[in-house]
This is a predicted structure of a 247-nucleotide part of an RNA (large-subunit ribosomal RNA, domain VI) from a Pseudomonadota bacterium.
Context: one part of a larger RNA
RNA sequence: CGUUGGAGACUUGAGGGAGGUCGGCCCUAGUACGAGAGGACCGGGCUGAACGAACCUCUGGUGUACCGGCUCUUGCACCAGCAGGAGCGCCGGGUAGCUAUGUUCGGUUGGGAUAAGCGCUGAAGGCAUCUAAGUGCGAAGCCCAUCCCAAGAUUAGGUCUCCUUACCCCCUCAGAGAUGAUGAGGUUGAUAGGCUCCAGGUGGAAGACCCGCAAGGGUUUAAGCCGAGGAGUACUAAUCGGGUAGU
Numbered sequence: 001c002g003u004u005g006g007a008g009a010c011u012u013g014a015g016g017g018a019g020g021u022c023g024g025c026c027c028u029a030g031u032a033c034g035a036g037a038g039g040a041c042c043g044g045g046c047u048g049a050a051c052g053a054a055c056c057u058c059u060g061g062u063g064u065a066c067c068g069g070c071u072c073u074u075g076c077a078c079c080a081g082c083a084g085g086a087g088c089g090c091c092g093g094g095u096a097g098c099u100a101u102g103u104u105c106g107g108u109u110g111g112g113a114u115a116a117g118c119g120c121u122g123a124a125g126g127c128a129u130c131u132a133a134g135u136g137c138g139a140a141g142c143c144c145a146u147c148c149c150a151a152g153a154u155u156a157g158g159u160c161u162c163c164u165u166a167c168c169c170c171c172u173c174a175g176a177g178a179u180g181a182u183g184a185g186g187u188u189g190a191u192a193g194g195c196u197c198c199a200g201g202u203g204g205a206a207g208a209c210c211c212g213c214a215a216g217g218g219u220u221u222a223a224g225c226c227g228a229g230g231a232g233u234a235c236u237a238a239u240c241g242g243g244u245a246g247u
Base pairs, nucleotide, nucleotide: 001152005163006162007161008160009159010158011157015149016148017147018146021049022048023047024046025045026044027043033038051106052105053104054103055102059100060099061098062097066093067092068091069090070089071086072085073084074083075082076081110144111143112142117137118136119135120134165245166244167243168242169241170186171185172184173183174182191237192236193235194233195232196231197230198229200226201225202224207220208219209218210217211216
């Protein structure tokens, strides 16, 4: 821009894409078969490998805005306690998020037309013949079925509702994100921050007191601190405004 008024929501599915894999064990059954050795079809059950999708409960990884420990050095006059630098200084852990080696799920099943192949009926050709007329079965393959996209499918589809003011700029943001966009909100408000509580992490703060000559230990104390998680709460900021198009 089109789809011939505009808008919102829900859809049909022309068409396109994805998927499609392969083992092991057990039962049937030591049966059929076979002198024996051996050893099934058909059917059923269990369990894997690789591959794929989604996810983070578990197991782990990461987690330079979380917690603790340790060393050297500089500073806060000194002690104690802290802070800066040293690859996040090094080491031990670790929330959210993101992740796989982790978890869950998938291939199934069913229908149709067939291939090789197997048939029925059956002439040409009194027989025979699956084929010439006719007709039945028959694959991991083909077409459906399953999952995803999909009306620019210009053949531009359908249904419902509305014509109300709606949208944008601007601002607070994240289940979104390079920017646009998308989504959640803008006081008739829980959108983000703060605060409170909870979850969770670290692992027992500082100060004081007690014990010890001291290094150090104990009590106060499951303490103190705590990023992204959950809930609540208008304390802070979404103020005030402007623009476009209408019916």

Rfam family: Bacterial large subunit ribosomal RNA. Rfam links the family to the GO terms ribosome and structural constituent of ribosome.